[in-house]
């Protein structure tokens, strides 16, 4: 210098046009004599901009960051 790949809760992830789900982590409650486990709740995320569509996390251009490739 070119080609590809991924970006989603704090963390790892599912979903691939129709109001985004799970697991662990937090917060609250039960439960214990306390803690610890277990059960219930809550709360918390589509990497920016643009376009396409009636509707975009999903398609597309671009940016930005991260990996690979190839020079």
């Nucleotide at each position: 210098g070119g080609a590809g790949g991924c970006a989603u809760c704090g963390u790892c992830u599912a979903g691939u046009g129709g109001u985004a789900g799970g697991a662990u982590g937090g917060c609250a409650g039960a439960u214990u004599g306390a803690c610890a486990u277990u059960c219930u709740g809550c709360a918390g995320g589509c990497c920016g901009g643009g376009g396409u569509u009636c509707g975009a996390u999903u398609c597309c251009c671009u940016g930005u960051g991260c990996c690979u490739c190839c020079a």

This is a predicted structure of a 71-nucleotide RNA (transfer RNA) from Candidatus Micrarchaeum sp.
Lineage of the source: Archaea > Nanobdellati > Microcaldota > Candidatus Micrarchaeales > Candidatus Micrarchaeum.
RNAcentral records the identical sequence in 4 taxa.
It matches the Rfam family "tRNA". The family's RNA type in Rfam is transfer RNA. About the family: Transfer RNA (tRNA) molecules are approximately 80 nucleotides in length.